[in-house]
Context: one part of a larger RNA
RNA sequence: UUGGGUUUAAAGGGAGCGUAGGCGGCCUUUUAAGUCAGCGGUUAAAUGUCAGCGCCCAACGUUGGCUUGCCGUUGAUACUGGGGGGCUUGAAUACACACAAGGAAGGUGGAAUUCGUCGUGUAGCGGUGAAAUGCUUAGAUAUGACGAAGAACUCCGAUUGCGAAGGCAGCCUUCUGGGGUGCGAUUGACGCUGAGGCUCGAAAGUGCGGGUAUCAAACAGGAUUAGAUACCCUGGUAGUCCGCACUGUAAACGAUGGAUGCUCGUUCUGGGCGACAGACAGUCCGGGACCAAGGGAAACCAUUAAGCAUCCCACCUGGGGAGUACGCCGGCAACGGUGAAACUC
Numbered sequence: 001u002u003g004g005g006u007u008u009a010a011a012g013g014g015a016g017c018g019u020a021g022g023c024g025g026c027c028u029u030u031u032a033a034g035u036c037a038g039c040g041g042u043u044a045a046a047u048g049u050c051a052g053c054g055c056c057c058a059a060c061g062u063u064g065g066c067u068u069g070c071c072g073u074u075g076a077u078a079c080u081g082g083g084g085g086g087c088u089u090g091a092a093u094a095c096a097c098a099c100a101a102g103g104a105a106g107g108u109g110g111a112a113u114u115c116g117u118c119g120u121g122u123a124g125c126g127g128u129g130a131a132a133u134g135c136u137u138a139g140a141u142a143u144g145a146c147g148a149a150g151a152a153c154u155c156c157g158a159u160u161g162c163g164a165a166g167g168c169a170g171c172c173u174u175c176u177g178g179g180g181u182g183c184g185a186u187u188g189a190c191g192c193u194g195a196g197g198c199u200c201g202a203a204a205g206u207g208c209g210g211g212u213a214u215c216a217a218a219c220a221g222g223a224u225u226a227g228a229u230a231c232c233c234u235g236g237u238a239g240u241c242c243g244c245a246c247u248g249u250a251a252a253c254g255a256u257g258g259a260u261g262c263u264c265g266u267u268c269u270g271g272g273c274g275a276c277a278g279a280c281a282g283u284c285c286g287g288g289a290c291c292a293a294g295g296g297a298a299a300c301c302a303u304u305a306a307g308c309a310u311c312c313c314a315c316c317u318g319g320g321g322a323g324u325a326c327g328c329c330g331g332c333a334a335c336g337g338u339g340a341a342a343c344u345c
Base pairs, nucleotide, nucleotide: 004316005315006314007299008298012313014200015199016198017197021193022192023191025087026086027085028084029083030082031081033080034079035076036075037074038073039072040071041070042069048066049065050064051063052062053061054060090190091187092186093185095182096181097180099178102176103175104174105173106172107171108170109153113149114148115147116146117145118144119143120142124135125134161168162167205246206245207244208243209242210241215239219235220234221233222232257312258311259310260309261308262307265290266289267288268287269286270285271284272283273282294301295300318345319344320343327338328337329336330335
């Protein structure tokens, strides 16, 4: 390279937008670049190969043919491409209706926690397998009232919903994104994918400034133990929260890239439409469970495919060495991206 693969064996980029590129609906007309055919030129000789011939055979020698290709020319026009015209089913828009923890900002509510003040009250509280450290007669724990602060939102809540992914949950307001259904009014292929690029991206971490109720790396003490730099307990600082900026990684998982079409059914469920019935059927878009054909090494997947096909991107090629070294790029740093080899089995 041909070929084979990527749920779990190596392998889907964390996700989106989008540049180049690749690929692209139906009808018609034209062109003839790709494509196909004829003819011509060229493709040196030797070599090679096929068919003969000559040395007894062979090696060897020799004659003829062939050698993808390139150029020119004359044609063909189904398909691909270029130009023109048309279409509506792909795509988008308008209108109507309902939908949701989608995002941003602001406001607000109650319970709990901790702390403070005051009251009641008296000897313990707390914690554990058992204890101790710890708190407490300077009045704790418990209980009542008032006050303060920060953080998270019980029930509803679900096999629920929304979002591209990360993710999103008290309630209200404002701004804003989205898909769905109905309708066929408008545009008329405007589409799909997407190397680079750009943007978003949990937690932890970093810088500056706030905030700090809880919890809690580090740390301290008490236990346990042979030891115990742990598991358990008492404390406790970064952090956890907010603003701005950086970092750019996760078992970022459905371990399953995106798009389109096709391929038995059963059942539950969210949002519409339709129907007004007294209730099941229908239809579109989602979310689950089970199963047929088919697929699969099997587990299993099965209209939300891992089935049957097409297009585009990404990635894989034995284990270790190693996601390491070196170089380059990015970052304040931590580190991230790219990413070997020797050697060894």
This is a predicted structure of a 345-nucleotide part of an RNA (small-subunit ribosomal RNA, central domain) from an uncultured rumen bacterium. The RNAcentral record of the full RNA draws on ENA and SILVA. The coordinates come from a structure-prediction model, not an experiment, and the mean pLDDT is 86. Rfam family: Bacterial small subunit ribosomal RNA.